About this RNA
Predicted 3D model of a 520-nucleotide part of an RNA (small-subunit ribosomal RNA, 5' domain) from a metagenome. The full RNA is in RNAcentral, with records from SILVA. The coordinates come from a structure-prediction model, not an experiment, and the mean pLDDT is 83. Its Rfam family is "Bacterial small subunit ribosomal RNA".

Context: one part of a larger RNA
RNA sequence: GAAUGAACGCUGGCGGCGUGCUUAACACAUGCAAGUCGAACGAGAAAGCCCCUUCGGGGGUGAGUAGAGUGGCGAACGGGUGAGUAACGCGUAAGGAUCUUCCCUGCAGUGAAGGAUACCUCCGGGAAACCGGGGUUAAUACUGCAUACGUCCCUUCGGGGAGAAAGGUGGCCUCUUGCUACCGCUGUUGGAUGAACUUGCGUACUAUUAGCUUGUUGGUGAGGUAAAAGCUCACCAAGGCGAUGAUGGUUAGCCGGCCUAAGAGGGUGACCGGCCACAUUGGGACUGAGAUACGGCCCAGACUCCUACGGGAGGCAGCAGUGGGGAAUAUUGCACAAUGGGCGAAAGCCUGAUGCAGCGACGCCGCGUGGAGGAUGAAGGUUUUCGGAUCGUAAACUCCUGUUAAGUGGGAAGAAAGAGGCAUAAGUAAUAUUUAUGCUUGAUGACGGUACCACUAGAGAAAGCUCCGGCUAACUUCGUGCCAGCAGCCGCGGUAAUACGAAGGGAGCAAGCGUUAUUC
Numbered sequence: 001g002a003a004u005g006a007a008c009g010c011u012g013g014c015g016g017c018g019u020g021c022u023u024a025a026c027a028c029a030u031g032c033a034a035g036u037c038g039a040a041c042g043a044g045a046a047a048g049c050c051c052c053u054u055c056g057g058g059g060g061u062g063a064g065u066a067g068a069g070u071g072g073c074g075a076a077c078g079g080g081u082g083a084g085u086a087a088c089g090c091g092u093a094a095g096g097a098u099c100u101u102c103c104c105u106g107c108a109g110u111g112a113a114g115g116a117u118a119c120c121u122c123c124g125g126g127a128a129a130c131c132g133g134g135g136u137u138a139a140u141a142c143u144g145c146a147u148a149c150g151u152c153c154c155u156u157c158g159g160g161g162a163g164a165a166a167g168g169u170g171g172c173c174u175c176u177u178g179c180u181a182c183c184g185c186u187g188u189u190g191g192a193u194g195a196a197c198u199u200g201c202g203u204a205c206u207a208u209u210a211g212c213u214u215g216u217u218g219g220u221g222a223g224g225u226a227a228a229a230g231c232u233c234a235c236c237a238a239g240g241c242g243a244u245g246a247u248g249g250u251u252a253g254c255c256g257g258c259c260u261a262a263g264a265g266g267g268u269g270a271c272c273g274g275c276c277a278c279a280u281u282g283g284g285a286c287u288g289a290g291a292u293a294c295g296g297c298c299c300a301g302a303c304u305c306c307u308a309c310g311g312g313a314g315g316c317a318g319c320a321g322u323g324g325g326g327a328a329u330a331u332u333g334c335a336c337a338a339u340g341g342g343c344g345a346a347a348g349c350c351u352g353a354u355g356c357a358g359c360g361a362c363g364c365c366g367c368g369u370g371g372a373g374g375a376u377g378a379a380g381g382u383u384u385u386c387g388g389a390u391c392g393u394a395a396a397c398u399c400c401u402g403u404u405a406a407g408u409g410g411g412a413a414g415a416a417a418g419a420g421g422c423a424u425a426a427g428u429a430a431u432a433u434u435u436a437u438g439c440u441u442g443a444u445g446a447c448g449g450u451a452c453c454a455c456u457a458g459a460g461a462a463a464g465c466u467c468c469g470g471c472u473a474a475c476u477u478c479g480u481g482c483c484a485g486c487a488g489c490c491g492c493g494g495u496a497a498u499a500c501g502a503a504g505g506g507a508g509c510a511a512g513c514g515u516u517a518u519u520c
Stems, first nucleotide, its partner, number of pairs: 001520004006516005013367006019360002021325001026323003030320003035073003040070002048061005080278003089203007098195002103191002106188005111145001113143002120135006151162004167183006204250003211241003216238008253275004257268004280301005303314004331357001333356003339353001340351004370400004380391004404461001406456005414447001419441008464509005469490003475504005485492002
């Protein structure tokens, strides 16, 4: 000099864009953060309103709505954190022995049966969480059977064997179970995407760590996995690693990048992006295409809460927020309008992702705090050799301007997809439905009456901080008297201190200026 996720002191007008627990991976009150589908399925309220009434009640509507249940898909994404990890974890380059829901694509199919069960109802147990028994019912839930173009297994290459499915909605009807469109379902091919595995090279400090290793190193066989493999097991052999640093210890998520530097290098890994790991601590599997699963399950530990003492409930390193720790780090905000995601045929619903707003000079950038004229060089301050010098055109005063802030009025882009209508084409038995393209109509904005624009009045509302011995730009007076104090280094201060304190003056930077910490 440059830099920072900074902090502290003094000061503080506005805007834009960024950024904000670096410490306790400490504990958490409260709310929200993952749902959706009635075009898979059976069942199905109530309030309110209207009518009738023997005043007990009944009927209609609300409504096949709400809220549940079965089932499907999603919940493995998105979001957070960096504890662990010195490792094929990461980076880079390659490899072969693999899997892949949804999506695209080619081919082939989608037959005929069956038994349950939740919801519901009737009982029972329990303080609760919840649980048990009897009865009834459905499905794209479940189970056989049939069939098998591909597929898989065996093969003497002739062949043999194994294994599947589910329907729904719309339209037309010849009114019996047809045709057709779309969405599905099953088997398989190829792709895309995602994931798993292996290997070469690189990847902190330490020898005041020198030996380490028995599934250890290799083989055979078996098991196991989606898949290669001591991955596991039995047997056999005795290997394998190491001063080119094994093993141990300490520290640490890695990278693209970021900071600095002319570069080489050094430092670093906040924000943003990629990968990894973790989700109160430790262990375990289940489901599934995918997890050994942050807002799933089981067990154990610690902690907190409820309890009728028998037993239960919980997990903010999601977004806000609280306590604590700390030099130190924000709102219990608005909206799904946009982008993206999940579900759905769609309308749509959900989305603390995201878009925005709030707070903080925390950073960068921009703007302003006025401009021109104005000498009796006013008053006043300081200083003086008492003549003057200086603050100083500075002020007053005169004439202007109108940025920002204030007020008044207007006022966006971000929003065209989707939806409705029409036309054409495809498809079809078909002018239905449906799909595609084009034209057209009318909707949808959290931010926000915001940005922006115009007008009004008015210099009015807006400057500080540090320094002035040398390094280093900037000097005098007074006070003090090795005291009080200063100080980054050299060093100042013991009676004329340009170095302490104050004042006047000056220098530098400026909505900031200094100090501290850290890096080059």